[in-house]
Context: one part of a larger RNA
RNA sequence: GAUGAACGCUGGCGGCGUGGAUAAGGCAUGCAAGUCAAACGAUCCCUUCGGGGAUAGUGGCAAACGGGGUAGUAACAGGUAGGAACGAACCCAGAAGUCAGGAAUAACUAAUCGAAAGGUUAGCUAAUACUUGAUAGUCUCUUCGGAGUAAAGAUUUAUCGCUUCUGGAUCGGCCUGCCUCGUAUCAGCUAGUUGGUAGGGUAAUUGCCUACCAAGGCUAUGACGCGUAGGGGAGGUGAGAGCCUGACCCCCACCAUUGGCACUGCGACACUGGCCAAACACCUACGGGUGGCUGCAGUCGAGAAUCUUCCGCAAUGCACGAAAGUGUGACGGAGCGACGCCGCGUGGUUGAUGAAGUCCUUCGGGAUGUAAAAACCUUUUCUCAAGGAGGAAGUUUAUUGACGUUACUUGAGGAAUAAGGGGUUGCUAAACUCGUGCCAGCAGCAGCGGUAAUACGAGUGCCCCAAGCGUUAUCC
Numbered sequence: 001g002a003u004g005a006a007c008g009c010u011g012g013c014g015g016c017g018u019g020g021a022u023a024a025g026g027c028a029u030g031c032a033a034g035u036c037a038a039a040c041g042a043u044c045c046c047u048u049c050g051g052g053g054a055u056a057g058u059g060g061c062a063a064a065c066g067g068g069g070u071a072g073u074a075a076c077a078g079g080u081a082g083g084a085a086c087g088a089a090c091c092c093a094g095a096a097g098u099c100a101g102g103a104a105u106a107a108c109u110a111a112u113c114g115a116a117a118g119g120u121u122a123g124c125u126a127a128u129a130c131u132u133g134a135u136a137g138u139c140u141c142u143u144c145g146g147a148g149u150a151a152a153g154a155u156u157u158a159u160c161g162c163u164u165c166u167g168g169a170u171c172g173g174c175c176u177g178c179c180u181c182g183u184a185u186c187a188g189c190u191a192g193u194u195g196g197u198a199g200g201g202u203a204a205u206u207g208c209c210u211a212c213c214a215a216g217g218c219u220a221u222g223a224c225g226c227g228u229a230g231g232g233g234a235g236g237u238g239a240g241a242g243c244c245u246g247a248c249c250c251c252c253a254c255c256a257u258u259g260g261c262a263c264u265g266c267g268a269c270a271c272u273g274g275c276c277a278a279a280c281a282c283c284u285a286c287g288g289g290u291g292g293c294u295g296c297a298g299u300c301g302a303g304a305a306u307c308u309u310c311c312g313c314a315a316u317g318c319a320c321g322a323a324a325g326u327g328u329g330a331c332g333g334a335g336c337g338a339c340g341c342c343g344c345g346u347g348g349u350u351g352a353u354g355a356a357g358u359c360c361u362u363c364g365g366g367a368u369g370u371a372a373a374a375a376c377c378u379u380u381u382c383u384c385a386a387g388g389a390g391g392a393a394g395u396u397u398a399u400u401g402a403c404g405u406u407a408c409u410u411g412a413g414g415a416a417u418a419a420g421g422g423g424u425u426g427c428u429a430a431a432c433u434c435g436u437g438c439c440a441g442c443a444g445c446a447g448c449g450g451u452a453a454u455a456c457g458a459g460u461g462c463c464c465c466a467a468g469c470g471u472u473a474u475c476c
Stems, first nucleotide, its partner, number of pairs: 001475003005472005012344006018337002025300003029297003034061003039058002042055005068255003078179006086172003091168008099133004108123006139148003153160002181227003188218003193215008230252004234245004257278005280291004308334001310333003316330001317328004347377004357368004382413006391403001420465005425446003431460005441448002
């Protein structure tokens, strides 16, 4: 000098930041991902019979983003520089097409089982759900002859869609060089191991997997093992070199009670999807079920220690929608904490019989001290009243503000509402008196205290900082 700090004493205001570092311990409650009726059938409500609205279900898109955490990971995880054998929903540009059929099923109705969660059977129905055929090139395969593969409609008639191909944009998967902690009281490690052939698998390369063949591969330039740890941009310090750190914010990686697995999908092996196992917890009619805050608040626990079960979608962004719009604990705000930085204030001028009080004294006086009182002034702040934004942008008009009776402006009142902490032997700025008597105690180091203590305790003065001041911890 610095800190995501804590503790002690003290505490007026504002702005901007910042706040679970420990138990990746357990969690009550609420909310955190929906949307589309211009894909579809149905039910209900209102109706000016034109139409309008609501709901569960089928279907589409989204839910792989956004938000959180750092457990694991010493690794192509990260940083940087390259590479070739790949993919892509939404978006943009271009080219071509969108023909003819079919069978079901949820909802619903009926019956029925169960304490519940949740099922079972029969019947009915629609679609941009499912499915058959046709067509086919710039697409795929090819022995270059040929073979194969698609579509979905809606409607207010203006559009929105759907299928195939090519290119783009951006995003992602894969490979490689270099860099990337400690330990040798870890010296040898390795059988899918290293390479080849063939096959499988993948969007794609590869022992990625399998069969066979060969016997390789790594290592004192530290393999293998063990311990520790997310990496970077950056942050702290320092003249620099360096050393230390990885909070907030941004990028990347990984994780989602623990372990494993796949499904769906352009994309997951998926935080608020599924299955299995385990531990834990809850409900139960004992037959069986349910759950996952390392989302936002909040709670218990452990801890020196870390906040509100707040307001709003007005703005920015995201999802869905043709749009209106809906949703959004992302986000925008407010609240709490001197936790940090910055700014402001706690008044200004005049005022000497240098009042009183207090302390010291050589008893003459000295200090507190222009300090107070008193007089005059000001009103930053404060209180009250009145006014009052910007943030708001939509093609025009109109509408839309959580914050917010905010910021700010004006007026009124009245010095009114506001100072402490540490130190005072030397280092080190600032000393006297009394008490105590190696006691009580102080202390970063040297050291102080055993009867004249500037070092302990108190008073007065003084010094340094100041809404803070000290102490402790850690780094340079």
Molecule: small-subunit ribosomal RNA, 5' domain
Organism: uncultured bacterium